Fluoride riboswitch aptamer (crcB RNA motif) from a Candidatus Rifleibacteriota bacterium, 68 nucleotides, folded computationally.
Its mean pLDDT, the model's own confidence on a scale to 100, is 77.
The source organism's lineage runs through Bacteria, Bacteria candidate phyla and Candidatus Rifleibacteriota.
């Protein structure tokens, strides 16, 4: 100095918060959605479409319908 194994902490999973559970990541990381048009290609540009979940519940907001 490197490598492995174990144990902590912390962060992250395209829109708020909480709870459980799960999967990735150690700051050089993990994550930052999809369609089309441009372009050899990709990257930005430009138009469009879904989702408040990684998954399940609840609140919240937001949409549609219907009843008072």
């Nucleotide at each position: 100095a490197u490598c492995g194994c174990a144990g902590u902490c912390g962060g992250c999973c395209a829109u708020g918060g909480a709870g459980u559970u799960g999967g990735c990541c150690g700051c050089c990381a993990a994550c930052c959605a999809c369609c089309g048009c441009u372009u050899g290609a990709c990257c930005c540009g430009c138009g469009g479409u879904u989702g408040a979940u990684a998954a399940c519940u609840c609140c919240u907001a937001c949409c549609u319908a219907c009843c008072a």